[in-house]
Context: one part of a larger RNA
Molecule: large-subunit ribosomal RNA, domain II
Organism: Thermovirga lienii DSM 17291
RNA sequence: GCCGGCGAGUUACUUUACGUGGCGAGGUUAAGGGCUUUAAGGUCUGGAGCCGUAGGGAAACCGAGUCUGAAUAGGGCGUUAAGUCGCGUGGAGUAGACCCGAAGCCGUACGAUCUAUCCAUGGGCAGGUUGAAGUCCGGGUGAAACCGGAUGGAGGACCGAACCAAUCAGUGUUGAAAAACUGUUGGAUGACCUGUGGAUAGGAGUGAAAAGCUAAUCGAGUACGGUGAUAGCUGGUUCUCCCCGAAAUGCAUUGAGGUGCAGCCUCAUGUUAGAAAGUGCUGGGGGUAGAGCACUGGUUGGACGAUGGGGACUGGGGUCCUACUGACUUCAGCCAAACUCCGAAUACUGGCACUGGAUUCAUGGGAGUGAGACUACGGGUGAGAAGGUCCGUGGUCGAGAGGGAAACAACCCAGACCGACAGCUAAGGUCCCUAAGCUACGCUAAGUGUUACAAGGAUGUGGGGGAGCUUGGACAGCCAGGAGGUUGGCUUAGAAGCAGCCAUCCUUGAAAGAGUGCGUAACAGCUCACUGGUCGAGCGCCCCUGCGCCGAAAAUGUAGGGGGCUAAGCGUAGCGCCGAAGCUUCGGAUGCCAGUACUAGGUACUGGUGUGGUAGGGGAGCGUUCCAUGCGGGGUGAAGUUGAGCCGGGAGGCUUGGUGGACUGCAUGGAAGUGAGAAUGCCGGC
Numbered sequence: 001g002c003c004g005g006c007g008a009g010u011u012a013c014u015u016u017a018c019g020u021g022g023c024g025a026g027g028u029u030a031a032g033g034g035c036u037u038u039a040a041g042g043u044c045u046g047g048a049g050c051c052g053u054a055g056g057g058a059a060a061c062c063g064a065g066u067c068u069g070a071a072u073a074g075g076g077c078g079u080u081a082a083g084u085c086g087c088g089u090g091g092a093g094u095a096g097a098c099c100c101g102a103a104g105c106c107g108u109a110c111g112a113u114c115u116a117u118c119c120a121u122g123g124g125c126a127g128g129u130u131g132a133a134g135u136c137c138g139g140g141u142g143a144a145a146c147c148g149g150a151u152g153g154a155g156g157a158c159c160g161a162a163c164c165a166a167u168c169a170g171u172g173u174u175g176a177a178a179a180a181c182u183g184u185u186g187g188a189u190g191a192c193c194u195g196u197g198g199a200u201a202g203g204a205g206u207g208a209a210a211a212g213c214u215a216a217u218c219g220a221g222u223a224c225g226g227u228g229a230u231a232g233c234u235g236g237u238u239c240u241c242c243c244c245g246a247a248a249u250g251c252a253u254u255g256a257g258g259u260g261c262a263g264c265c266u267c268a269u270g271u272u273a274g275a276a277a278g279u280g281c282u283g284g285g286g287g288u289a290g291a292g293c294a295c296u297g298g299u300u301g302g303a304c305g306a307u308g309g310g311g312a313c314u315g316g317g318g319u320c321c322u323a324c325u326g327a328c329u330u331c332a333g334c335c336a337a338a339c340u341c342c343g344a345a346u347a348c349u350g351g352c353a354c355u356g357g358a359u360u361c362a363u364g365g366g367a368g369u370g371a372g373a374c375u376a377c378g379g380g381u382g383a384g385a386a387g388g389u390c391c392g393u394g395g396u397c398g399a400g401a402g403g404g405a406a407a408c409a410a411c412c413c414a415g416a417c418c419g420a421c422a423g424c425u426a427a428g429g430u431c432c433c434u435a436a437g438c439u440a441c442g443c444u445a446a447g448u449g450u451u452a453c454a455a456g457g458a459u460g461u462g463g464g465g466g467a468g469c470u471u472g473g474a475c476a477g478c479c480a481g482g483a484g485g486u487u488g489g490c491u492u493a494g495a496a497g498c499a500g501c502c503a504u505c506c507u508u509g510a511a512a513g514a515g516u517g518c519g520u521a522a523c524a525g526c527u528c529a530c531u532g533g534u535c536g537a538g539c540g541c542c543c544c545u546g547c548g549c550c551g552a553a554a555a556u557g558u559a560g561g562g563g564g565c566u567a568a569g570c571g572u573a574g575c576g577c578c579g580a581a582g583c584u585u586c587g588g589a590u591g592c593c594a595g596u597a598c599u600a601g602g603u604a605c606u607g608g609u610g611u612g613g614u615a616g617g618g619g620a621g622c623g624u625u626c627c628a629u630g631c632g633g634g635g636u637g638a639a640g641u642u643g644a645g646c647c648g649g650g651a652g653g654c655u656u657g658g659u660g661g662a663c664u665g666c667a668u669g670g671a672a673g674u675g676a677g678a679a680u681g682c683c684g685g686c
Stems, first nucleotide, its partner, number of pairs: 001686006011095013026051003032045005055062002065077004098236002101233001105226006116200009125190001127159003130155001134151006163187003168183004202218001204214003239621006249262005263369002265366006277355008290342001291340002296336008308324001309322005372397010402413003417588004422584003428578003431563003437575007449565002456550002460547007468539002477534005483507003488502003513528001517526002589611010622675001624672010640659008
């Protein structure tokens, strides 16, 4: 892991609601007792007690009233509706109370054969090195000190086996081993190692102290008990079909993943009238969006210019000036969630009318929910970030399948009772993958695009518009001219159109600047403006707009789903088609409502309207074991088991062949150890 078996709302008492039965202003017995042939039974007693028939008051007490009160007032609670005893079912309470699951707490025992420390008594430490004190001899001295040599053999001394330990690395990691092996390493006469016997223990021991160790267990040992501790937590909770169907909100909470009340769901009973809901008309209150500046504040520029600063004059008083400051007032222009002289659309609400076709409300039984998510719009917060966060309004998911978006809870279309090898459509599509397409007119040349980028830049290209030039010849090219006063004046070494400053006139002419650029040291030279000729028909500039270009960088590999496409891209117009569990057609099932007929238990038919569904509420059934009553089956083969066929909407049922070899079924009731796929479930097998 698979298979098989086992495996979770029970029981008692109390209480509440509903169903059902008995009796009924009453209902009912409990323990106990009598009788009884099958006795944990049946039946007869037993009226103690309990509930109800009257309430009010703290009570005395009064009583359809009573309490408060001075009250005959007012107010509170009553007076008006039948209960009670069983049985069944749904809930609640008390009990382990649906099942499994802690870490823990307490008690009583058992442990120092491991290990910690201690006590008693034993044992062990190859070999080598160093050479303390002391002593002796010699030197030395007045005597010493002191020096040298020898001797000596000290030390938590040195090196290093046994022994004890465990530094680093590798191996091992379902190991050879629940800590080892290999190499390396530390101590190795000491606070050393070790045998045997003994002592100390659970909030206690022992500890050169690591909360270490106390039998592979230690921030409180182990075993058993209290014990089914408790678990607002996690997991699991077993047959079928039908009807309805949520919530993730508010308030409160030692409250925040729990709970109480309310909200939203369901069931029962009653109630509701042209109800709920919608639309139109009409009437309300409002201060949002917007707008505005009349208030409160903020703010830009101008006018006016008080006050202040600075300067000048002055004996004081003061006078004058000021590219400084700039109040008030005023003109123009703006801003505001906590500004408003104004002010919608919606929304909310009263009335009337119409549509509408079963809801509304109340009481009671049972819940679940109280982690929500994304999306569109209005906002707060954040950075006008987030698949962010917090509110409001709608939608969807949640609890919703189907079609589209390649794939994709939340987006678009659309709400699945069942069946059909029928039809029509929605979103979206219609070259191939892949069901279905053509026509017409344009645009794009970038593979732009076919599914999502900015400021900015550019003779890309299509459309529209404006003002100009142009056969009196434009624009571009080519030929020619482009002059004189004059090298204008100044400046300067020089300055001659062309370093710079000033001025920028006149003449001749078809035209030609006191000069557009290059150039020279300065000139020179080239060129332009401007003009003539040649040529012969359009030319250049600006604005609006369609589609394109650049700008354009991301991490595994291209990136329209792909092939591919110049349309099979983009725009406009038209007509088809495809396309879903939508709608229609045909057949069937079933809930609710209404009607009709048999009849009133219900059944049948017709019509209308429904039948997605998690938590959850309600209804109807299937099957298992046992019991009661009735009726059966079975060696001419029961149950079980294994094939086949058939029936039912399903749980399931029936028949029959094989196997099996002795029990077993149906109907109506009753009672439960009553249904398995999940619990890191338990036991067994493989």